[in-house]
Molecule: small-subunit ribosomal RNA
Organism: uncultured bacterium VC2.1 Bac7
RNA sequence: CGCGAACGCUGUCGGCGUGCUAACACAUGCAAGUCGUGGGGCAGCAGGCGGGUUCCUUUUGGAACCCGUGCUGGCGACCGGCGAACGGGUGAGUAACGCGUGAGCAACCUACCCCGAGGAGGGGGAUAACCCGGGGAAACUCGGGCUAAUACCCCAUAAGCGCACGUCCUGCAUGGGAUGUGUGAAAAGGGUGGCCUCUGCAUAGCAAGCUGCCGCCUCGGGAUGGGCUCGCGUCCCAUCAGGUAGUUGGUGAGGUAACGGCUCACCAAGCCUACGACGGGUAGCCGGCCUGAGAGGGUGGUCGGCCACACCGGGACUGAGACACGGCCCGGACUCCUACGGGAGGCAGCAGUGGGGAAUCUUGGGCAAUGGGCGCAAGCCUGACCCAGCGACGCCGAGUGGAGGAAGAAGCCUUCGGGGUGUAAACUCCUUUUGCAGGGGAAGAGAGUGACGGUACCCUGCGAAUAAGCUCCGGCUAACUCCGUGCCAGCAGCCGCGGUAAUACGGGGGGAGCGAGCGUUACUCGGAAUUACUGGGCGUAAAGGGUGCGUAGGCGGCUUAGUAAGUUGGGAGUGAAAUCCUACGGCUCAACCGUAGAACUGCUUCCAAAACUGCUAAGCUAGAGUCCGGGAGGGGCCGAGGGAAUUCCUGGUGUAGGGGUGAAAUCCGUAGAGAUCAGGAGGAAUGCCGAAAGCGAAGGCGCUCGGCUGGAACGGGACUGACGCUGAGGCACGAAAGCGUGGGGAGCAAACAGGAUUAGAUACCCUGGUAGUCCACGCCCUAAACGAUGGGUACUAGUGGUUGGGGGGAUAGUCCCUCAGUCACGCAGCUAACGCGAUAAGUACCCCGCCUGGGGAGUACGGCCGCAAGGCUAAAACUCAAAGGAAUAGACGGGGACCCGAACAAGCGGUGGAGCAUGUGGUUUAAUUCGAAGAUACGCGAAGAACCUUACCUGGGCUUGACAUCCCGCGAACCCUGCAGAGAUGCGGGGGUGCCUUCUUUAUGAGGGAGCGCGGAGACAGGUGCUGCAUGGCUGUCGUCAGCUCGUGUCGUGAGAUGUUGGGUUAAGUCCCGCAACGAGCGCAACCCCUGCCCUUAGUUGCCAUCAGGUUAGGCUGGGCACUCUAAGGGGACUGCCCGGGCAACCGGGAGGAAGGUGGGGAUGACGUCAAGUCAUCAUGGCCCUUAUGCCCAGGGCGACACACGUGCUACAAUGGCGAGGACAGAGAGAGGCGAAACCGCGAGGUGGAGCAAAUCUCUAAACCUCGUCCCAGUUCGGAUUGCAGUCUGCAACUCGACUGCAUGAAGGCGGAAUCGCUAGUAAUCGCGGAUCAGCCAUGCCGCGGUGAAUACGUUCCCGGGUCUUGUACUCACCGCCCGUCACACCAUGGGAGUCGGGCUCACCCGAAGUCGGUAUCCCAAAGAUUGGGGCCGCCUACGGUGGGUCCGGCGACUGGGGUG
Repeated sequence: CGCGAACGCUGUCGGCGUGCUAACACAUGCAAGUCGUGGGGCAGCAGGCGGGUUCCUUUUGGAACCCGUGCUGGCGACCGGCGAACGGGUGAGUAACGCGUGAGCAACCUACCCCGAGGAGGGGGAUAACCCGGGGAAACUCGGGCUAAUACCCCAUAAGCGCACGUCCUGCAUGGGAUGUGUGAAAAGGGUGGCCUCUGCAUAGCAAGCUGCCGCCUCGGGAUGGGCUCGCGUCCCAUCAGGUAGUUGGUGAGGUAACGGCUCACCAAGCCUACGACGGGUAGCCGGCCUGAGAGGGUGGUCGGCCACACCGGGACUGAGACACGGCCCGGACUCCUACGGGAGGCAGCAGUGGGGAAUCUUGGGCAAUGGGCGCAAGCCUGACCCAGCGACGCCGAGUGGAGGAAGAAGCCUUCGGGGUGUAAACUCCUUUUGCAGGGGAAGAGAGUGACGGUACCCUGCGAAUAAGCUCCGGCUAACUCCGUGCCAGCAGCCGCGGUAAUACGGGGGGAGCGAGCGUUACUCGGAAUUACUGGGCGUAAAGGGUGCGUAGGCGGCUUAGUAAGUUGGGAGUGAAAUCCUACGGCUCAACCGUAGAACUGCUUCCAAAACUGCUAAGCUAGAGUCCGGGAGGGGCCGAGGGAAUUCCUGGUGUAGGGGUGAAAUCCGUAGAGAUCAGGAGGAAUGCCGAAAGCGAAGGCGCUCGGCUGGAACGGGACUGACGCUGAGGCACGAAAGCGUGGGGAGCAAACAGGAUUAGAUACCCUGGUAGUCCACGCCCUAAACGAUGGGUACUAGUGGUUGGGGGGAUAGUCCCUCAGUCACGCAGCUAACGCGAUAAGUACCCCGCCUGGGGAGUACGGCCGCAAGGCUAAAACUCAAAGGAAUAGACGGGGACCCGAACAAGCGGUGGAGCAUGUGGUUUAAUUCGAAGAUACGCGAAGAACCUUACCUGGGCUUGACAUCCCGCGAACCCUGCAGAGAUGCGGGGGUGCCUUCUUUAUGAGGGAGCGCGGAGACAGGUGCUGCAUGGCUGUCGUCAGCUCGUGUCGUGAGAUGUUGGGUUAAGUCCCGCAACGAGCGCAACCCCUGCCCUUAGUUGCCAUCAGGUUAGGCUGGGCACUCUAAGGGGACUGCCCGGGCAACCGGGAGGAAGGUGGGGAUGACGUCAAGUCAUCAUGGCCCUUAUGCCCAGGGCGACACACGUGCUACAAUGGCGAGGACAGAGAGAGGCGAAACCGCGAGGUGGAGCAAAUCUCUAAACCUCGUCCCAGUUCGGAUUGCAGUCUGCAACUCGACUGCAUGAAGGCGGAAUCGCUAGUAAUCGCGGAUCAGCCAUGCCGCGGUGAAUACGUUCCCGGGUCUUGUACUCACCGCCCGUCACACCAUGGGAGUCGGGCUCACCCGAAGUCGGUAUCCCAAAGAUUGGGGCCGCCUACGGUGGGUCCGGCGACUGGGGUG
């Protein structure tokens, strides 16, 4: 795009079309009759005539009825003629001369129709109807009798007809035509129009006459319709490969309209088939129709042509025509009737019914038109046909209104400003297609006739009135938001949506598309170059056969001549109509229809041409081949021979091991191994040469010699003369393993055994070891049989290596040319890329093989082969939305290279064990609030949980609220105080009247305002409620690692690469050199701070060298800023200098210097990663709570305790403890504070209060040093725990503070596996301070100084990281991916004892109807008498039966694998 459609939702009108799937079964009606001009007749109808009766009547009369009469019109049934073989239906069957197309019939028929010629004379006997009688329920039928014809028969006549014979002419064959003789064969009349010339009657005229018309017979011709034959075309399966007995042909006969094995007898043995016979499946064919650019693909409904069929099967009869839809006979199934004896029926005609189905109509009108049958005609018949009805089933057309109209309503969204639906609606005005009503009213018809139909159409009136839906809105694909839902419910054509902000589900609003329709489903074609003829491929994506030889076939060099099959041009015939296309025309337009043209791309035939292909003939030598020559070679087969080595055997020497491995063990060995020497046996394989080398078709081929033998290359001439290439089938060869028979067996070695390894180890390793490996013969026939690349020919840049041959130049380190082979690189070109690139995967031609998504599956079934193993050929169901190739960036690797880091190593001290502190898990609990979770949670948020904090629990309370803004009322605020209560709170008492301002009767006056308090109403507050996976901000980590990127250019189809890689160097992507790159940014470094040296400035609260004073003692005082110090500024270090190395960068060493090669420390954290952490610091979207998830209060909890872990403190002691004495810091803090002296207390502390907002006062060291003591002990170590007594803070130390004294003195003797920190003022060790803070659970944290080490060979290993490279099936990226068994569920499928059904077939049995053949008796008016009928017999044969075969299918216990989850 399409559709004979169906389904869902919806539906106003008209025109034109169109409308069963069960060839399932059918009630009812209708669908084929007609002719009286063929005939006998007369039941019915109408009329006439005759008679009668009754009535009317004036009548010759009229009417009704009855009887008679075929007299007339006509006519049921009958005889006869024509038709019924057309028209109409259906698509079952059919793969066929069925259909299409084109030819042929010298092998034929054709009623009715047309033309031509001739004829129609004479005669005869029957029979329906009817009458009589009989049988039967019926259908129907029997006997007897009468009768007619355009029914039937005979005779005559007869040609140009048939037959027989002869003659002539002629054709492509059989043959045809003409002609002569002989012989044979025919008929039907009817009615009526006209007429009276003829004949008859008769005289108006009539018919037996004449004429016209309609018929009849014979012959010839035509037209139409048919029969038969042939060429070509016409679906799928080769897992159908052989088929065939009337089969193929002949002779003869029969038969037919006619040819013919059509049929029969006999004879011969043929015939068909890979160009697909035979078999199976499916199917009516075509014009056309749909699609497509076309080629093609699909299809065959309506219309038209042909065929086939008519309940299923068989058969003939009649006839011009049938094997006959509405005929006959028989068999069968089914239905109906029946008196059970027997009968009837055939909608695949029109309508209609049941049934089936997703699904398809009225039991309508009419013969008016068109057409058909009959008829002279009138006419009759016609479910053909013309119309109407039903169905949006399709196509086409029309409408559902037009203009104005902003308060821009509600609903919806919102950033709350607004936006949008939207001039949309309402409302006002207007119009009337359609509709309704009324009126008029066709064409269709030349005359008569109109079902449609009072229809189309026209006019008038009425009135916006009667008329819009459907699908979609994630991408493809046009159209976006809100709410609901929360991997649920659902959507989905593909990709895919949905797990709490869903443009994807459902609803709302809005939008997009189409519109009386819109979607969905099924199906066809297209897109799909995705079967590729046009127009594809096969190195790695699916795909080259393992290799050769060769049959058929396909293709084929040069020249000439001929031919004309292909080819090309032209003519003729045909290519039906319709359809399509063009033009014009008719319905208002269109759909639809008409007329004309074009077209129908085809087939046949004639003529012409002769280039190309073919064919024929003749020739040629460039392809191919033969001969000759000298060379190369692991080419093949057979035989002979050799040495090295392994093993074994014998003997010698000799002694304790050997062997084997990562390490071992099994194993061998004191019965003498291994080692070593000599000798012997046997089998297999052939070192070096050896190579990108050589040979072969491939598999493959390697010691030497000999024999036999195949092939290739090169060189040169001669010869043959296209002999060529490819190659479906076929044949042959074909590694290894394997099989059969017989040998052989040293080494090796499946299976097997043992030893190890391991969680296991049916493996890898070791010790053994059998088939086998070897030989002969015969099978097997596979492979990553690979160059994953079929063969042949030609053409298309180069360079280098090498093998074989030939030629040439130089002469010797060789060079050049050429043919054949082989390897590496490479241009053009090709390729998706990788790559290929004269050995093509380039450019072309020829031939073969093969591919068409993955899995199922190279499987099943079938067939062929094989001894077996198995091989070859080779599906489907089902299932998936991929499977795959090449390349890219990453990540990863028990890959490689280089490098770094307290990463390892070297070293010092710890943790893990103990007690305690603290955090966490777990458990417990009313609650033990929450968060943090490997590294990167766990002395973390906590730099201070007894109340508070506090978020948790229990209980008691509040509801505009503890807090913010707005409104109203009252009151100053505020202070003191009583009672109840655990408190929150509730109920009171007293005091108190301020500030700014306006007005005035100047007063505790009135009013307004700010602030504050109380009360009230509602907007709202509030939430440590949820989501860190909606977020901002901040932070951790990789990591202070050296990386991460960009612009332009270049390369690549592209992802992307280059730069950033490489060579060096560095702490560093630091710098240098090189380079299709050149630059740049964020990082690194530097700039900043502290510290180390110096200088300048400044000199109190700091300092005190000099001068002076002074004390018990002090810079205490005067004085002074020199020093220290303080704190501001500056200097200083830059590889600057020297030596060496290096191209350079830089490195090593040195000098000077307080300091060197970033001096030490800090601050500083690139692009990013971990959906890392935090909604509980804060902020914030969304959601949730609203007398509670908010707020207040008391008490409790966060402190629980069988346990487990992390981080710490104190120890275990003598480098120590204790006692006594004696020194030396830095950095800080201090007013609700630090707190001196002095006094009291053993002490915590108390009293006290000087001084100090602090370089001034206060808080202030310990290790250390000296002396003494302890003597290795659970201690004079260690201090937990507990008791008692206290101190301090605080409203309050019970849960649950710290500290002091006395007493108690636990575990603990240096810590398993494992694990942490540190490279110098570091570790270790010693104390001091601070924040938070009433106090403190601080042993924590952040700082400060004192004392002050050891060690680093080195980068193999562990961990982390950087750069390059490599592999990859990974990319939520190795914590990845992923394989198989097993278990469960479901699905399809193979096998299967069998069983059931169907198709086909063979043999036999039975054998209806019927044709044909035979036949004694019997029957037959006329005619016939070798005839017809009946009966009987026979051949054939439908149906049926028996037995067998074959194919297909269903089911099937059990079983095999497969798929999905």